This is a predicted structure of a 120-nucleotide RNA (SAM riboswitch aptamer (S box leader)) from Evansella caseinilytica.
Of the family's consensus pairs, 94% are formed in the model.
Lineage of the source: Bacteria > Bacillati > Caryophanales > Bacillaceae > Evansella.
Rfam family: SAM riboswitch aptamer (S box leader). Its family is annotated with regulation of gene expression in the Gene Ontology.
The coordinates come from a structure-prediction model, not an experiment, and the mean pLDDT is 79.
[in-house]
Order: sequence, then structure tokens, then C1' cells
RNA sequence: AACUUAUCAAGAGCGGCGGAGGGACUGGCCCGAAGAAGCCCGGCAACCGGCACGGCAGAAAUGUUCUGCCAGCAUGGUGCUAAUUCCAGCAAAGCGAUGAUCAGCUUUGGAAGAUGAGAA
Repeated sequence: AACUUAUCAAGAGCGGCGGAGGGACUGGCCCGAAGAAGCCCGGCAACCGGCACGGCAGAAAUGUUCUGCCAGCAUGGUGCUAAUUCCAGCAAAGCGAUGAUCAGCUUUGGAAGAUGAGAA
């Protein structure tokens, strides 16, 4: 890199180092010397693990044990920390416009991407 699956409308710093770029790609539109990327610290969240053992349901070898769902904590592993994944990128339906087409708007689905978990 490729495969499976879940999620992507919420949340998170007037900090330190650093110095010009960044928002995946393309088109737009933005952010940036009132300081980008990157690193550190802080923070957010709760996907995996852990803890706790509260509620409900089910099962069993039924003064207990196990499983599932919901709720809780946040000391471990990631992740995230401008803008909905910043918007669109393909298709369908609807709306509006036109002589007609293109361009436009809304919704739905998909594609692509990101992150977690898993499998080979």
C1' cells in the first nucleotide's frame, strides 16, 4: 500500500520552541509575520485496553458465575485540538431559470479521505 467493519453537524490553549507555509488530491474558498508546518506542554473525546461494578435482558454446573445492551471513571494504547471531512468533485429526485443547453439551489445515496478496531 491493499481487505473487513464502526464513526466523521459535538468538543478542545491569548502557553513554550520554531521560523513559511498550511487546509489529503483537483477546483473553489479560506488560514498564516497580530507568526504556517513541525516538536513540547496543556486540553478534548471515549475507538481499544483497564477500573468500577449501577440498571435492564438472557444463560448456566444458581448463597454464585458468564454473556449482551445502556449508564459511569479516565491512571494505559491510539486519535483529535480554524471553518460540517471548510465546500464541491459521481449519480438520482425535486426547485428555479432558459428558445434550448450549460451554469445555480435543496435533499438522498455513492466515491475519495481521515481515525479506531480487526484479519491476512